[in-house]
RNA sequence: UAGGGUUUGUUGUGGCUCAGGAUGAACGCUGGCGGCGUGCCUAAUACAUGCAAGUCGAACGCGGAUCGUAAGAUCCGAGUGGCGAACGGGUGAGUAAGACGUAAGUAACCUGGCCUAAACAGGGGGAUAACUGAUGGAAACGUCAGCUAAUACCGCAUAGGUAUAGAGACCGCAUGGAAGCUAUAUUAAAGGGUGCCAAGGCACCGGUAUAGGAUGGACUUACGGCGCAUUAGCUAGUUGGAGGGGUAAAGGCCCACCAAGGCGACGAUGCGUAGCCGACCUGAGAGGGUGACCGGCCACACUGGGACUGAGACACGGCCCAGACUCCUACGGGAGGCAGCAGUAGGGAAUUUUCGGCAAUGGGCGAAAGCCUGACCGAGCAACGCCGCGUGAAGGAAGAAGGAAUUCGUUCUGUAAACUUCUGUUAUAAAGGAAGAACGGCACAUAUAGGGAAUGAUAUGUGAGUGACGGUACUUUACGAGGAAGCCACGGCUAACUACGUGCCAGCAGCCGCGGUAAUACGUAGGUGGCGAGCGUUAUCCGGAAUUAUUGGGCGUAAAGAGGGAGCAGGCGGCAGCAAGGGUCUGUGGUGAAAGAAUGGGGCUCAACCCCAUAGAGCCAUAGAAACCGGGCAGCUAGAGUGCAGGAGAGGAUCGUGGAAUUCCAUGUGUAGCGGUGAAAUGCGUAGAUAUAUGGAGGAACACCAGUGGCGAAGGCGACGGUCUGGACUGCAACUGACGCUCAGUCCCGAAAGCGUGGGGAGCAAAUAGGAUUAGAUACCCUAGUAGUCCACGCCGUAAACGAUGAGUACUAAGUGUUGGGAGUCAGAUCCCAGUGCUGCAGUUAACGCAGUAAGUACUCCGCCUGAGUAGUACGUUCGCAAGAAUGGAACUCAAAGGAAUUGACGGGGGCCCGCACAAGCGGUGGAGCAUGUGGUUUAAUUCGAAGCAACGCGAAGAACCUUACCAGGUCUUGACAUCGAUCUAAAAGGGCAAGAGAUUGCCAAAUAGUUAUAGAGAAGACAGGUGGUGCAUGGUUGUCGUCAGCUCGUGUCGUGAGAUGUUGGGUUAAGUCCCGCAACGAGCGCAACCCCUGUUGCUAGUUACCAUCAUUAAGUUGGGGACUCUAGCGAGACUGCCGGUGACAAGCCGGAGGAAGGCGGGGAUGACGUCAAAUCAUCAUGCCCCUUAUGACCUGGGCUACGCACGUGCUACAAUGGACGGAUCAGAGGGAAGCGAAGCCGCGAGGCGGAGCGAAACCCAGAAACCCGUUCUCAGUUCGGAUUGCACUCUGCAACUCGAGUGCAUGAAGAUGGAAUCGCUAGUAAUCGCGAAUCAGAAUGUCGCGGUGAAUACGUUCUCGGGCCUUGUACACACCGCCCGUCACACCAUGAGAGUUGAUAACACCCGAAGCCGGUGGCCCAACCGCAAGGAGGGAGCUGUCUAAGGUGGGAUCGAUGAUUGGGGUG
Repeated sequence: UAGGGUUUGUUGUGGCUCAGGAUGAACGCUGGCGGCGUGCCUAAUACAUGCAAGUCGAACGCGGAUCGUAAGAUCCGAGUGGCGAACGGGUGAGUAAGACGUAAGUAACCUGGCCUAAACAGGGGGAUAACUGAUGGAAACGUCAGCUAAUACCGCAUAGGUAUAGAGACCGCAUGGAAGCUAUAUUAAAGGGUGCCAAGGCACCGGUAUAGGAUGGACUUACGGCGCAUUAGCUAGUUGGAGGGGUAAAGGCCCACCAAGGCGACGAUGCGUAGCCGACCUGAGAGGGUGACCGGCCACACUGGGACUGAGACACGGCCCAGACUCCUACGGGAGGCAGCAGUAGGGAAUUUUCGGCAAUGGGCGAAAGCCUGACCGAGCAACGCCGCGUGAAGGAAGAAGGAAUUCGUUCUGUAAACUUCUGUUAUAAAGGAAGAACGGCACAUAUAGGGAAUGAUAUGUGAGUGACGGUACUUUACGAGGAAGCCACGGCUAACUACGUGCCAGCAGCCGCGGUAAUACGUAGGUGGCGAGCGUUAUCCGGAAUUAUUGGGCGUAAAGAGGGAGCAGGCGGCAGCAAGGGUCUGUGGUGAAAGAAUGGGGCUCAACCCCAUAGAGCCAUAGAAACCGGGCAGCUAGAGUGCAGGAGAGGAUCGUGGAAUUCCAUGUGUAGCGGUGAAAUGCGUAGAUAUAUGGAGGAACACCAGUGGCGAAGGCGACGGUCUGGACUGCAACUGACGCUCAGUCCCGAAAGCGUGGGGAGCAAAUAGGAUUAGAUACCCUAGUAGUCCACGCCGUAAACGAUGAGUACUAAGUGUUGGGAGUCAGAUCCCAGUGCUGCAGUUAACGCAGUAAGUACUCCGCCUGAGUAGUACGUUCGCAAGAAUGGAACUCAAAGGAAUUGACGGGGGCCCGCACAAGCGGUGGAGCAUGUGGUUUAAUUCGAAGCAACGCGAAGAACCUUACCAGGUCUUGACAUCGAUCUAAAAGGGCAAGAGAUUGCCAAAUAGUUAUAGAGAAGACAGGUGGUGCAUGGUUGUCGUCAGCUCGUGUCGUGAGAUGUUGGGUUAAGUCCCGCAACGAGCGCAACCCCUGUUGCUAGUUACCAUCAUUAAGUUGGGGACUCUAGCGAGACUGCCGGUGACAAGCCGGAGGAAGGCGGGGAUGACGUCAAAUCAUCAUGCCCCUUAUGACCUGGGCUACGCACGUGCUACAAUGGACGGAUCAGAGGGAAGCGAAGCCGCGAGGCGGAGCGAAACCCAGAAACCCGUUCUCAGUUCGGAUUGCACUCUGCAACUCGAGUGCAUGAAGAUGGAAUCGCUAGUAAUCGCGAAUCAGAAUGUCGCGGUGAAUACGUUCUCGGGCCUUGUACACACCGCCCGUCACACCAUGAGAGUUGAUAACACCCGAAGCCGGUGGCCCAACCGCAAGGAGGGAGCUGUCUAAGGUGGGAUCGAUGAUUGGGGUG
């Protein structure tokens, strides 16, 4: 020391992302005040204008002005001279070390001004600027002649110093240093200025040399701090020597000579980037990032080079040269350098005033006054940052109005406002008004020391005077709540929610993601949350990130152990002893600048801000300690090795030998096939194959033994024998004495394939050919077959080279195999060592698993990893004959990729089981005609819905009108329907007439009585209405998996968790049915049972049903009966209850008895958790949206009935198991009052007339049909089949044209058993036969029921379909109708190659070579010194040499940009 979101249903790995802090910031919106800070991060781009370094008359001469009569005084100007200008100020280009930081050193050094000490200043000389005159030039600026001064310049003297030599006390870590002494050489000055004077001097400021101090610098050493090794070798003044030169000084700093060194894996050299530090930001810290402001150091000053002056520079506001640029010019020449302060242009997202003042602090000059100072102090601008204050306070509920929401009740805004009572910060106005000011200087006073006095010096005190800021801070008064609030967010992370608009659009987004008509995610509004003169966004840094892990990670499977070994450097290393003290530890000292930070205090009203004190890592020095680490010395034997004695082994190399088999050759026998496959074909064979026998050739490999057996470091090694040879193990304990472990680089080995050369080649076999398979088949299968496989030599150097597990050492429960050796024993058992396996505890792990052969516990060393893709790719380099290997990225894209385990789902995975699932059967569909539904098409409309199973004779249990929702036309607008409604009234309805297609409109009659105001009419308006949309907003209802046996829960247990267990297992069942076992024990919804029908029977009850007995009739017709059938109530009965077998002594199963029925007796109702966004907004209900003289309502007519076609479901058939005719004759279940409708009569018939009976065990529908008995037809488009059509009718109904059903006569189509395919059914079932009902005026081949007749077959579970349980694999979870790979096409993006083109950088070679230092120098020139002079000494210019900037030429190197074309990659 905090975490969260995001892969997933989970866990771990792992990346991405967020919350925090910070900034020299910028942008958007907004903006009251004050304090303190900060303000070109980009173009080290170019700069207009002003200012930023001068000063001294007390160093010097000259000129001028003012005053003065004059002497002179004051001031000014240029010049000589002195000091300063090397500070201060700016910037960060360069620089990876000549820098910086820390610590040392200089015995190898310098230091102006300042301070201290002690000393000196003697005597001379010659010039020159200014100035005057002349003169050149546009200017800048000069040239000549003449005059002049100094604290300017130059000799001489002396001192001290320095150098050399000598001896040298003494000192030092070494080289070495050195007081004082001797000798030689060399070398100073301004006795100037001012004041005072008693004129002798005194004081102050200066001058010179010396010794020291202080300060500032110079040089050296060590250590420290960037990236790239796809930069590995660099270096000739290079490394060193001794000599010389040069410098303040050591030094290859430079030069000649000599030697051949020096640096580098502890990273040289190169390239890229970069000023360094104190510090600043962040962080718990360790660290990471940064180097604005402030402070220290360095570097630079337009670019490059160079020196001069000076104490100090190679000099920002100095000089010379070269270059670029700008300006002036009379074209001949000149001038310039804001990275000083302001300011301008430009660049940029972006950074201020051409301000005031020297009052303070500091600096330069001066004796001083003072002058100068864009250093500095202040003000201005900017919310750029930090800090503080304010925008009011208290009361105030009718919870006002307005706004928003609303379930219309209300709620929120909200004590918020209004209103009442106060306050007065700040702003505004006025008045007062600081501190910052101290010194110095001046005036005065006092004191001190010396002196002859004066001036002067020092100290103290007094006085006058000095403020840019600024009339500022501050104080007081007045005034009045009066002038002062915004920004962002509100899906989760993350505090804060509603409405409307929009409709994958517009848009949002930090990540996940939101938006496709009900968006808390877009936009707006209301509300809320957060912060507040600010708030958000963007950018960057740290944090979170233990996500580079020293603190503090990993590598069996997530990324990650090198294929294996040997081994140098390096790292690490057994036991005990001695001394030393390098590491280590302790004390002390030095340093650690200041500022900052920390702690403790203090000052501004607080704070920011400022001040004071303390503490301080590190480094150095010094004194000590001696356990540990390291080094030294001398030992030990447990590690390691040697020796001796044994046995084991496919360890390696090489030479030889062997048998089996394949193939080939020869010969014999033999004949038509062989071979091959899922099936075939190609192929071989009558020229004799295959087969068989004998003989021979050749190559390769070694059956059995053979074993989670052996050996080897790994790769790997397998017949037998010989030779050579490596290693391991056991036993003994003789020897050595830590000799060890690991190992970057290096070296060696290294399967298979491949390559080179030469052999060899039987079999096998890439490539290739042919045959098949297939839609295709460059494959799998077959027939052939070449490289190769084999040998020798040489390369290659990779593999899932795997135990996906580096090597070594030590320790840590057990059990059980096996190999080799040993101990033990008569033989054993047993024990020990070394290997090799399995199980398993602790422990460990994300889990799986590992577990003495660790993936446990520790130590040592090496290798490797850091999201996925791009990619093991590109470029570069090394190796290779090549193939290729090794090393090895980036741009760009994504928010994941990946591990283990879990639950499902799936599998042309496995096991078990079931189902008319297949099989076995029976009958169909698919072909025909028709019916009906759907699609399609058509139409004004052909209303709508249903769509694999699970839509399609479905909604629809019945469209001529109605229905009706559709279309055309005609109409209505508070409406066809509901409630309210001012007002009006006996009305509406009903009947009749007229117009009209009708809706509708108009008129009339009746009006006797009663009843109805809770009725009827009704303007305006609220509202009605909608079969309009959304079944993906819903309720309800339904289908389906599936009547499949499943689906869950509580507690417990196991697991980090998802989850598991239970529910799995062994049996069994129709069943998660039951039994047994079991970390489970119980429970719920399902199963079963309870319910209904049916099958047997008892009891009760007998009318309308029944009739055995008794009467009776035509007739159960009637009397009667209650036995039977039947009806409908209540019971009984069936439970594996009994017996045998089997099973595990269970559950159960098999067989049997009895029984009407036997193992669920048959059938029905009953449908678990859930799935399909399944169906339905058109049954109904309903949210939201939409229409409102219409998408509502009414009417007439039409349509839903169309018709080339396609499909589904059915009916009727194709006939003789049949058709037709005749006769005979047997059900069940239903329905009936706007109904069923009898008898009788009429009609060929449909039907008509009729009207008995019946609200029905009574009457009617209603005479069931198949079947049975006869007759006929005789295999044909028929006496089958009945479509279609014509004529004539019937019935229903306002109405049968579109468009009903039926009847009669006539017509007599297709069709002769139906392709691929496909459906139903397991017993009273299929098949077949008829009957009834609902709907309904009428209109079934449909639907729902009813009974009659009444089969066949099931071996079985391989296969098809569906389902259940267990298990397994999975990259699926929208769950295989899943997921997903590659090419191709298109668009975009970044990138490699590319004939080249172009630019930059640093070197190299050569050429040229400015200025300048240094060197040389004939002639030329020159005041000081010497010399009487000539001349000399010395100097100067000029010329010249080395070096050298810029420039030129050249060939290379590296890095960019660009390039027709091209390669792969990414995204869509």

Source information:
The prediction has a mean pLDDT of 84. This is a predicted structure of a 1468-nucleotide RNA (small-subunit ribosomal RNA) from an uncultured bacterium. Rfam family: Bacterial small subunit ribosomal RNA. The sequence is in RNAcentral, with records from ENA and SILVA.